[in-house]
Model confidence (mean pLDDT): 80 of 100. A computed fold for a 72-nucleotide RNA from a Patescibacteria group bacterium, annotated as transfer RNA. Its Rfam family is "tRNA". Rfam classes the family as a transfer RNA.
RNA sequence: GCUCUCAUCGUUCAACGGAUAGGACGCGGGCUUGCGGAGCCCGAAAUGCAGGUUCGAUUCCUGCUGAGAGCA
Repeated sequence: GCUCUCAUCGUUCAACGGAUAGGACGCGGGCUUGCGGAGCCCGAAAUGCAGGUUCGAUUCCUGCUGAGAGCA
């Protein structure tokens, strides 16, 4: 330098172009309990940035940024 892949709650993973963006762990609150760090219930919390396509974009397209892989 060229090609390809990836970027979503604090972490790790989901999500046919259409549902209030879902689960686990963690965090906060409550219940339970001799105690709770175990069990049960509830809650907060995210789509890298800027454009484009579309009635509608986490999803498709372009550029940028960052991470990774291959080739030279």